[in-house]
The RNA shown here (transfer RNA) has 72 nucleotides and comes from a Thermoleophilia bacterium. It matches the Rfam family "tRNA". From the family's description: Transfer RNA (tRNA) molecules are approximately 80 nucleotides in length. The prediction has a mean pLDDT of 80.
RNA sequence: UGGGGAUUGGUGUAGCUGGCAGCACGCGAGUUUCUGGUAUUCGUAGCCCAGGUUCGAUCCCUGGAUCCCCAG
Numbered sequence: 001u002g003g004g005g006a007u008u009g010g011u012g013u014a015g016c017u018g019g020c021a022g023c024a025c026g027c028g029a030g031u032u033u034c035u036g037g038u039a040u041u042c043g044u045a046g047c048c049c050a051g052g053u054u055c056g057a058u059c060c061c062u063g064g065a066u067c068c069c070c071a072g
Base pairs, nucleotide, nucleotide: 001071002070003069004068005067006066007065010025011024012023013022019055026044027043028042029041030040031039048064049063050062051061052060
């Protein structure tokens, strides 16, 4: 320098031919327990950034950021 890939709650991840963003762990509260743990119920918080297309974008287009891989 060129090419390819990844980015989703605090963490690990799913999602999609464009139509409500889910799961697990964590965290907070309740029940249970002498206490803790376990169990159980409720809650908690997210689409890397900026534009564009569209009635509607995590998804499509353009530019950018960070990380990884390949080539030189």